[in-house]
RNA sequence: CGAGUUUGAUCCUGGCUCAGAACGAACGCUGGCGGCGUGGCUAAAGCAUGCAAGUCGCACGGGAAAUCCGGCUUCGGCUGGAAAGUACAGUGGCGAAAGGGCGAGGAAUGCAUGGGUUACGUAUCUCGAGCAUGGGGAUAGCUGCGGGAAACUGCAAUUAAUACCCAAUAAUACCAGCAAUGGUCAAAGGCCGGGGACCCCUUCGGGGACCUGGCGGCCCAGGAGCGGCCCAUGUCCUAUCAGCUAGUUGGUGAGGUAACGGCCCACCAAGGCAACGACGGGUACCGGGACUGAGAGGUUGGCCCGGCGCAUUGGGACUGAGACACUGCCCAGACUCCUACGGGAGGCUGCAGCAACGAAUAUUCCGCAAUGGGCGAAAGCCUGACGGAGCGACGCCGCGUGUAGGAAUAAGUCCUUCGGGAUGUAAACUACCGUCAGGGGCUGCCAAGCGACCGGAGUGAACAAUUCCGGAAGUUGAGGAGCCCCAGAGGAAGCCACGGCUAACUUCGUGCCAGCAGCCGCGGUAAGACGAAGGUGGCAAGCGUUGUUCGGAAUCACUGGGCUUAAAGCGCACGUAGGCGGUUUACCAAGCGUCUUGUGAAAUCCCCCGGCCCAACCGGGGAACUGCUGGGCGAACUGGUAGACUUGAGGCAGGUAGGGGCGCGUGGAACUCUUGGUGGAGCGGUGGAAUGCAUAGAUAUCAAGAGGAACGCCGGAGGCGAAGGCGACGCGCUGGGCCUGUCCUGACGCUGAGGUGCGAAAGCCAGGGGAGCAAACGGGAUUAGAUACCCCGGUAGUCCUGGCCCUAAACGAUGUGCACUAGGUUGGAGUCACUCUGACGUGCCUCCGGCCGAAACGAAAGCGUUAAGUGCACCGCCUGGGGAGUACGGUCGCAAGGCUAAAACUCAAAGGAAUUGACGGGGGCUCACACAAGCGGUGGAGCAUGUUGCUCAAUUCGAUGCAACGCGAAGAACCUUAUCCUGGGCUUGACAUGUACGAGCCCUUCCCUGGAAACAGGGGUAGGUGUGGCUUCGGGCCAGUAAGCGUACACAGGUGCUGCAUGGCUGUCGUCAGCUCGUGUCGUGAGAUGUCGGGUUAAGUCCCAUAACGAGCGAAACCCUUGUCGCUAGUUGCCAGCGGGUAAUGCCGGGGACUCUAGCGAGACUGCCGGUGUCAAACCGGAGGAAGGCGGGGAUGACGUCAAGUCCUCAUGGCCUUUAUGCCCAGGGCUGCAAACGUGCUACAAUGGCCGUGACAAAGCGAAGCAAAACCGCGAGGUCGAGCAAAUCGCAAAAAAACGGCCCCAGUUCAGAUUGGAGUCUGCAACCCGACUCCAUGAAGUCGGAAUCGCUAGUAAUCGCGUAUCAGCACGACGCGGUGAAUGUGUUCCUGAGCCUUGUACACACCGCCCGUCAAGUCAUGGGAGCCGGGAGCACCCGAAGUCGCCCUACCUCAAGGGUGCCGAAGGUGAGUUCGGUGACUGGGACUAAGUCGAAACAAGGUA
Repeated sequence: CGAGUUUGAUCCUGGCUCAGAACGAACGCUGGCGGCGUGGCUAAAGCAUGCAAGUCGCACGGGAAAUCCGGCUUCGGCUGGAAAGUACAGUGGCGAAAGGGCGAGGAAUGCAUGGGUUACGUAUCUCGAGCAUGGGGAUAGCUGCGGGAAACUGCAAUUAAUACCCAAUAAUACCAGCAAUGGUCAAAGGCCGGGGACCCCUUCGGGGACCUGGCGGCCCAGGAGCGGCCCAUGUCCUAUCAGCUAGUUGGUGAGGUAACGGCCCACCAAGGCAACGACGGGUACCGGGACUGAGAGGUUGGCCCGGCGCAUUGGGACUGAGACACUGCCCAGACUCCUACGGGAGGCUGCAGCAACGAAUAUUCCGCAAUGGGCGAAAGCCUGACGGAGCGACGCCGCGUGUAGGAAUAAGUCCUUCGGGAUGUAAACUACCGUCAGGGGCUGCCAAGCGACCGGAGUGAACAAUUCCGGAAGUUGAGGAGCCCCAGAGGAAGCCACGGCUAACUUCGUGCCAGCAGCCGCGGUAAGACGAAGGUGGCAAGCGUUGUUCGGAAUCACUGGGCUUAAAGCGCACGUAGGCGGUUUACCAAGCGUCUUGUGAAAUCCCCCGGCCCAACCGGGGAACUGCUGGGCGAACUGGUAGACUUGAGGCAGGUAGGGGCGCGUGGAACUCUUGGUGGAGCGGUGGAAUGCAUAGAUAUCAAGAGGAACGCCGGAGGCGAAGGCGACGCGCUGGGCCUGUCCUGACGCUGAGGUGCGAAAGCCAGGGGAGCAAACGGGAUUAGAUACCCCGGUAGUCCUGGCCCUAAACGAUGUGCACUAGGUUGGAGUCACUCUGACGUGCCUCCGGCCGAAACGAAAGCGUUAAGUGCACCGCCUGGGGAGUACGGUCGCAAGGCUAAAACUCAAAGGAAUUGACGGGGGCUCACACAAGCGGUGGAGCAUGUUGCUCAAUUCGAUGCAACGCGAAGAACCUUAUCCUGGGCUUGACAUGUACGAGCCCUUCCCUGGAAACAGGGGUAGGUGUGGCUUCGGGCCAGUAAGCGUACACAGGUGCUGCAUGGCUGUCGUCAGCUCGUGUCGUGAGAUGUCGGGUUAAGUCCCAUAACGAGCGAAACCCUUGUCGCUAGUUGCCAGCGGGUAAUGCCGGGGACUCUAGCGAGACUGCCGGUGUCAAACCGGAGGAAGGCGGGGAUGACGUCAAGUCCUCAUGGCCUUUAUGCCCAGGGCUGCAAACGUGCUACAAUGGCCGUGACAAAGCGAAGCAAAACCGCGAGGUCGAGCAAAUCGCAAAAAAACGGCCCCAGUUCAGAUUGGAGUCUGCAACCCGACUCCAUGAAGUCGGAAUCGCUAGUAAUCGCGUAUCAGCACGACGCGGUGAAUGUGUUCCUGAGCCUUGUACACACCGCCCGUCAAGUCAUGGGAGCCGGGAGCACCCGAAGUCGCCCUACCUCAAGGGUGCCGAAGGUGAGUUCGGUGACUGGGACUAAGUCGAAACAAGGUA
């Protein structure tokens, strides 16, 4: 410091999310030790039990017992002494208001900071001064007698005080007063010591006076510390809270308080607060600080410290220095407990603990040893404050779980390409160290204190006593700590992650399941994302998760953002408050600067030093605390006061343009209506029609009249206005601008929250008006429908007057004002200069309206002196999308509705600009049998063939728009043939390799039984024999081995699945002209340029031009074939000439001329001529030529697209199968047939059919073959078989054509289906299920609806021939030649394609995207008759305790008692208000793989 996520990609805007740190945490897994911290955040809901505030006998009156000792004893006990003046209750004093807990309430009565108090208090402590005299009466306790269950309490008698009271004295105190002066108020001479001369008393012990020490008492005045009160400033959200207020604001007087004050009361006045946010609502203890952050900030207030508030809820006072009092009192309420039912008791938000709540938070511990507090003279007592320990990994910090060596590396596990690799020096093993835990021992380290006694000093008459200081025997530890020794690797590692962000990867399992997920997103059979394992990464006694805060987020922007199009400028103006403000002089010193003062508690943070072994932690010092306050100085700037100025602003004068506004009037054109004339059948309207009008005379036309609305041309990118807006002409009234002059005022200015006014259209109210147009509505069309688009009508309305409404894409989507920052060009208004004048022209200046552009700016598009540049001032507005400009509330409105304006919930985006594509019922240019022109077909018939569907035991599988369907299949009777079906068999297998064992050499052939065969079982004969060596060459000898067989195991096998895991091959766009790269340049970038533009071409072909220059893959060419010629060669081909021969034939000799064959060459290149064209490329025409502008045909198929096709050609990953999905066999099926489609064949006839007749090809094929001739058969064919491995022989006839004849327009002498019969051939076998022949039969069909296909020349059409497959089977496929047209030189339309351009909300790319109703489910929410509950107030009723006042009782005073008045808590009643819950029903909203209806938007989205 950033990263992920919107897109096909890009830049921007913008939200969401992540990485960091933190925590009083919780949860999951795991868990060795220690130190220091920390721990009920929820129910301020309720609490059993124990403890948490007492102490003082040196204030006072009393005053035990246990026990021990002595005496007595009836042995029950009695009594004396000690215990002991102890314990103890009471009176009295001090304390109990501190300490400790909690944060409910509270938005100011609080807190923080700084001040004030001449408006105050203060016990204990301290300092100073003074005083303390004389009296009095009670009362607890105790005792006696009562009441009560208890709590408790009554009466009588008696007693003390540092308790209480009276009197006296009294000031520098208090009151009055100017003063003198006058008046007023006190006490405890008590308690504890020491002394002992004199005096008094004495119970003879002593006590007192007196001296002395200490502690106390009273009054006054100071101090310290602690408080009370007041002021200023700061202190959360909400304006959907805008007005609040009657003790309210002030005054006078009285009261009250420690003290000011409406604090309270009476009277008087009518004030006070508020947009700088009163009042109301919500929430919240505040601060020091803490967390985070670079900081500024944001969040927070647990532990510690300061302040405040509270103590079961509410109210109240008493006591006291202090309280309205946590463990005091009274009353009321709720709750709990006890009860004898009469009445009582209680308050853990103290420490523990319980139950409850909750995700969640500890011991009913030890000790007063330390620190601190209360009391006491002290010892001491009390202290759940505190010091410690316990529990919890809750946090921070530290330590350990060992260290070193140890294999080219064990085992196990995982992966593997099977070779190996990983875990991994890791382990084992060897050597060593010795922390922590464990065991034993030692140490006053936490101890300071207390203190017999000793010394010194003070007071004192004192050697007494006492105080202070020093020393000191003795004595005090709850709990912890340190040191030494022993032992021995021994007791001690997990958690999370591994798709990207983000560090770390493989295998298996699973199969949109199970699951994961912070965001993006993973999972539908090869998952690095789920689960497991191995491995790896990270952290480590922890690791993850969840929650929360800050950060990242410049995503509320002070530092530090924006508003043309992304969210965002109010529709426009005037103007209030406010903010800001020209030049100059003087003064002031509020802001500002500087120096200084006080303060900013401590702790914390930071720095330095130090203490625990280190650290955490702790101590000391410093700095800091950015703040506030007082004072001094300064005067540039801001501000203030006073004065001056003219340039801002305004005024004045003279001109000037204009649809600026309002009123009144006038005009012509058009339109409609009325009347009359002419006229005579239609008019009107549309894509085409119809409704409508018209013979009762329309439309058309002429004339006259009426009416209302709008103002053509001029007219413009033009003018005016603040905006809305303004358009005939004239007159009147009126606003503003501009130019010129520079006479006047003298900053009078700019902006503008609220406010006020204006404000298109539509709409509303009232009254008019109404020609045309025209929502609604009616009708006609269109359509699947058509509540629309089109047509015919037509009412509100549009118009006028008055009053409302107040919105808009009210737009320049651009707030107003001022200044500054290159130019060019143009329109409008005006002055000036030049010219003698005018027109015109030229030039300068000012204002207004446009365009293009420098710099700059901008995400880009763009903007650019009319800024979106650079600055200043002020206002308005924005903060992801949806929900929603909606609900509720308020307010305005007659209504419609406007303004203001949320939340729940939901999404991971929504957006802007630009880019490349794709697409368009967008445009331009251009191609193609794309259309048109033409020829022939298909679609109708019959049949063939393929497909769908159906059927079936099975009808194997695949191909499915073009680009599946005579396709894989270039041949299904068996075979083929398949997990097709039925049935029968085999199991190392039909086939390959290897290992082990066994038998027997082995192989071939044969027979029997069962069987459909395969196969199973059994038997036997004959024949043959691999390699090497030897050899007498005779299977004669020798040798071992292989193959083979059986068994077993590895494995074979699979046309089983996945073409969406793949290779290869193929189809298609498309033989279309495109697709790219390097370098350069432009752009932030995607990308563009090149490849665009002008020509041209079949072509991105070539030329020109050019920020591009070149290049590659395609096109073309190179290749094959065909067309002409030449050369070479001359058999099997040829035969002109020569010769021979035949019935005839190149038959023979021969020949190479020709044809032909098959090899090599030539030829064509826009080369030549003319024209056009840019001097080009090229095009048009011509010559020559066999061929002319690519001569014809073929092969050849760019980058890519379709997850196109194929796992059934082959190959191949993965999966599945293994007595079966493998293998063998028999039979059946793939041929089934209601129906539909595709592709064909044959026809429907006369351009034909039939019959006859020695016409003419090309290309092929032939040995398991082609087969001549001859003979037989009507024929298919048969018999025989010459010849031929082929330019030699054969298939073989070509057919149409031509010539001659018949038929005569008909279901025919057309057509041939179907069926019957008889045959031929192939084959093991033609039943299912072959082809062909003959005889007979003779169906549909008479040219084919909508629709649709092919073809541009040797083409279509038509005619036959051949070949592959193949035993046989061809209307199919692939080839061959024969005959041989028509039409078009066009691009409007249909289809497809290319280039350029345009729009886009598409990018899975228009077979796209996407909207609304309805239906279903889920969720949150508004309204809602109401119902229920809470909060804060108001009015009235009642009125406890209590203060204050009054009255009564007693002789006075006080106390007490009784009564009463005001106030007064809770309670009750009532009317409202506010918040929440719930509610039949109802409204919309959000979300949810495959629902319904339409088709609104995105392209001209088909009506922009």